[in-house]
Context: one part of a larger RNA
RNA sequence: CUGGGCGUAAAGGGAGCGUAGGUGGUUGAUUAAGUUAAAUGUGAAAGCCCAGGGCUCAACUCUGGAACUGCAUUUAAUACUGGUCGGCUAGAGUACAGGAGGGGUAAACGGAAUUUCUAGUGUAGCGGUGAAAUGCGUAGAUAUUAGGAAGAACACCGGAGGCGAAGGCGGUUUACUGGACUGCAACUGACACUGAGGCUCGAAAGCGUGGGGAGCAAACAGGAUUAGAUACCCUGGUAGUCCACGCCCUAAACGAUGAUUACUAAACGUGGGAGGUAUCGACUCCUUCCGUGUUGAAGCAAACGCGAUAAGUAAUCCGCCUGAGGAGUACGGCCGCAAGGUUAAAACUC
Numbered sequence: 001c002u003g004g005g006c007g008u009a010a011a012g013g014g015a016g017c018g019u020a021g022g023u024g025g026u027u028g029a030u031u032a033a034g035u036u037a038a039a040u041g042u043g044a045a046a047g048c049c050c051a052g053g054g055c056u057c058a059a060c061u062c063u064g065g066a067a068c069u070g071c072a073u074u075u076a077a078u079a080c081u082g083g084u085c086g087g088c089u090a091g092a093g094u095a096c097a098g099g100a101g102g103g104g105u106a107a108a109c110g111g112a113a114u115u116u117c118u119a120g121u122g123u124a125g126c127g128g129u130g131a132a133a134u135g136c137g138u139a140g141a142u143a144u145u146a147g148g149a150a151g152a153a154c155a156c157c158g159g160a161g162g163c164g165a166a167g168g169c170g171g172u173u174u175a176c177u178g179g180a181c182u183g184c185a186a187c188u189g190a191c192a193c194u195g196a197g198g199c200u201c202g203a204a205a206g207c208g209u210g211g212g213g214a215g216c217a218a219a220c221a222g223g224a225u226u227a228g229a230u231a232c233c234c235u236g237g238u239a240g241u242c243c244a245c246g247c248c249c250u251a252a253a254c255g256a257u258g259a260u261u262a263c264u265a266a267a268c269g270u271g272g273g274a275g276g277u278a279u280c281g282a283c284u285c286c287u288u289c290c291g292u293g294u295u296g297a298a299g300c301a302a303a304c305g306c307g308a309u310a311a312g313u314a315a316u317c318c319g320c321c322u323g324a325g326g327a328g329u330a331c332g333g334c335c336g337c338a339a340g341g342u343u344a345a346a347a348c349u350c
């Protein structure tokens, strides 16, 4: 190389956009690069293989043949692939008409709760636990009433429900804005798929500068528990959590399942459309498209299970795996303010 794989055994890149590259619908003409055939030349000798000969045999050696599956040139063929030219509309995209949505960004506003402050009522406890204690309270707490302030999160609706490429997104309103879906079939006419590098996005924690700080809460302090208790429980409590800008770039970033396309029984839900039936109308029922779930035929699978949202049947492209440990480590490179990230071994042991 051929070959085998990647849900759970090693293995799908966290996600998207996209360069090179690879792959590519239908039809006509042309070309003849790939492809196929023939001819010619070449493919040194030796060796290998076959037939025969020579040393008494053999090894060895000689002669002849075959082979050298290759390359070049010429001629021919034109189904397929490629090139060129021209059509087509089923892929893809645009226009038009619609409805759905926590998709994104910014601003404004709202109520409940919490804490705190002020004032009133009121008096000896409150709080907390398995039980306690630390803690708070006669300088008047807890409770309760009224008023003020602050920050953060948005109960019910709420749903195996929706949207987003993923991360993720949930009070209300407004502005700006992305995508998907359905219907129609007007337009373009293969404009497509994938995508090494590259670029962009990327939870939480963490970092820088400046704000903010109610609640919660690493660290820390105290009280308990315990043989001990650097914990679990309790009382406090600082970073942080929040905002703006800039970094970091990792996750069980999970469906542990790459993207795209086609095909392959059904049944039951649910979200968004469209058409039809019925009706005064709304339900209902039927058909169909897109999404999201459950069960399941065939098939697949080591089993578990998957099963039109495939892990079935096929195709194209990318990523990745190759015994366990050493190790996702060392060294070097690149990136980062740092923390560290990324790329990524070997000795040795079994």
Base pairs, nucleotide, nucleotide: 004321005320006319007304008303012318014201015200016199017198021194022193023192025088026087027086028085029084030083031082033081034080035077036076037075038074039073040072041071042070049065050064051063052062053061054060091191092188093187094186096183097182098181103177104176105175106174107173108172109171110154114150115149116148117147118146119145120144121143125136126135162169163168206247207246208245209244210243211242215241216240220236221235222234223233258317259316260315261314262313263312266295267294268293269292270291271290272289273288274287275286276285299306300305323350324349325348332343333342334341335340
Molecule: small-subunit ribosomal RNA, central domain
Organism: uncultured Eubacteriales bacterium